This is a predicted structure of a 540-nucleotide part of an RNA (small-subunit ribosomal RNA, 5' domain) from an uncultured bacterium. The prediction has a mean pLDDT of 81. The RNAcentral record of the full RNA draws on ENA, Greengenes and SILVA.
Context: one part of a larger RNA
């Protein structure tokens, strides 16, 4: 100079940042991923039509139970998409883990964008519900019945797959085109408008290949820590041939041959550690370190597996072991903060069990919404930078008091008291945003369209703020509420008195301290930073 510090003494605002670095130590309690009735059968309220019955009534009709039918509101189950992103953390790991640069003629790729060709025709159960039964609960198990864009078949098919042949074209395995063989693979509807109807047509979904974008997968070359008090090191080892797998090359993983392969340019081993933009420091040249932000990788109680899917071997999935907690009717069952916050703990040390989805972004949804401890905000903390402030001008009898004194003085010192003054911040009255729109809502023009149906675009009203009654303006009132530590031998700026006597005691280094101590205590001065000042701790 610096710090993600922390201790002592102090402590006025204010903006910007920043704050679990030790136990990757265990967690109470809420919350951090839901959404879609415009797939889908049900259930529940509610309004309305309606039709059997009862009931009053002469009748219209009313009341009351039963059933159907439409609309709305809701919603446990089924399905679809999300839930592999978004957040945390740094335990592993020295490793193609990360950098950089290159290659996949050796790969996929939901959702999006372009394009091209479909979206025919059936069928069987299952959740739900309802009934029985087990069970302290978790949770199961029979039976009967129902649905779908949930599942299966059947049809189609410029595609896919492919022995061979010709052709061009290239960088070895190859790649395009043509001819040809063989059989297999698809689909789902929904919401609306018009038409009596047949039928027509608009959106959004669906299925097949194709390209793109985005994303990830694999390989290579270089580059980055200590250790030799670690010198040999390897049997799937190190090539081959088949085969198996895998999106995809490959000993990746088997059967068989060969005997190989790495190594003093440090193999193997031990020790440490995520890595990198960059951060600190220096003139640099190097050292040192990776908080926060940003890219990537690794984890998710410990270990192992694997389903599902476009994507995981999955932080808030599943399964098995294991350890710890918890609940029990003792038979059995639950749980996973290295998310947000909180709380034991260890520790020198590290915040609030907040507020909003209003903006930015993400999930679903046609949309309106929903639902987001990401984000936006506030709150705490001199932890850090930066920024104001704690008054200004005049004022001498140089007051008083304080130390000092050669007793004359002399400092403190314009300091102070007085006088006039301002009004920053903080108080307190009033007004009071900006982030808001390419959002939504209405109606309207124009484009498609047979159609104002719906889609797109387009101006126009209207609405939509946690942060906040904050910022930030206006006004009022009063110098009133706002200064401290450290240091004074000497490196180093800044002195004198008095007690202490090698004592007590200080000290970064030199060193002071045994009776005149500018070096220890305390005092007046004094110097040096100032809401901060020391000291300890760490790099340079």
């Nucleotide at each position: 100079a610096a710090c993600g510090a922390a201790c002592g003494c102090u402590g006025g605002c204010g903006g910007c940042g920043u704050g679990g670095a030790u136990a990757a130590g265990a967690c109470a309690c809420g919350c951090a991923a839901g959404u879609c009735g415009a797939a889908c059968g049900g259930g529940a309220c509610u309004a309305c039509u309606u039709u059997c019955g009862g009931u009053a009534g002469c009748a219209a009709u009313a009341c009351c139970g039963a059933g159907a039918g439409u609309a709305g509101u809701u919603u446990a189950g089924u399905g679809g998409c999300g839930a592999a992103c978004g957040g945390g953390u740094g335990c592993g790991u020295a490793a193609c883990a990360c950098g950089u640069g290159g290659g996949c003629a050796a790969u996929c790729u939901g959702c999006c964008g372009a394009g091209a060709a479909g979206u025919g025709g059936g069928g069987g159960a299952u959740a739900g519900c309802u009934c029985g039964c087990c069970g302290a609960a978790a949770g199961g198990c029979g039976a009967a019945u129902u649905a779908a864009u949930a599942c299966c078949g059947c049809a189609u098919a410029u595609g896919a797959u492919c022995a061979g042949u010709g052709a061009a074209g290239a960088c070895a395995u190859c790649u395009u085109c043509a001819c040809g063989a063989c059989a297999u693979u698809a689909a789902a509807g929904c919401c609306g408008g018009g038409g009596c109807a047949a039928c027509c047509u608009g959106g959004c979904g669906u299925u097949u290949c194709u390209c793109g974008a985005u994303g990830a997968g694999c390989c290579c070359g270089c580059g980055g820590c200590c250790u030799a008090u670690c010198a040999g090191c390897u049997a799937g080892u190190u090539g081959g041939u088949g085969a198996g797998g895998u999106a995809a090359c490959g000993g990746c993983u088997c059967a068989c041959c060969a005997a190989g392969g790495c190594u003093a340019u440090g193999a193997c081993g031990g020790g440490u550690a995520g890595c990198u933009g960059g951060u600190c420091u220096g003139a640099g040249a190097g050292g040192a370190c990776g908080a926060c932000c940003a890219g990537c990788c690794a984890c998710a109680c410990u270990g192992g597996a694997a389903c599902u899917g476009a994507g995981a071997c999955a932080c808030g999935g599943u399964c098995c072991a294991g350890a710890c907690a918890c609940c029990u009717a003792c038979g059995g069952g639950u749980g996973g903060c290295a998310g947000c916050a909180g709380u034991c703990g260890a520790g020198a040390a590290u915040u609030u069990u907040u507020c909003u989805c209003a903006a930015u972004g993400g999930g679903g949804g046609a949309a309106a919404c929903c639902c987001u401890g990401a984000a936006g905000g506030a709150g705490c903390g001199a932890c850090g930078c930066c920024g104001c402030g704690u008054g200004g001008a005049g004022g001498a009898u140089g007051a008083a008091g304080g130390c000092u004194u050669u007793c004359g003085g002399g400092u403190u010192g314009u300091a102070a008291a007085c006088u006039c003054c301002u009004g920053u911040c903080a108080u307190u009255u009033g007004g009071g945003a900006a982030c808001a729109a390419u959002u939504u809502g209405c109606a309207c023009a124009c484009g498609u369209u047979a159609a104002c149906u719906g889609c797109g675009u387009g101006g126009g009203c209207a609405u939509u703020g946690a942060u906040a009654g904050u910022a930030c303006c206006a006004g009022a009132a009063g110098a009133g509420g706002a200064a401290g530590a450290g240091a004074c031998g000497g490196c180093u700026a800044a002195c004198u008195c008095u007690g202490u006597g090698c004592c007590a005691g200080c000290a970064g280094c030199c060193g002071c301290g045994g009776u005149a101590a500018u070096a220890c205590a305390g005092a007046g001065g004094u110097c040096u930073c100032a809401a901060g000042c020391g000291u300890u701790g760490u790099u340079c």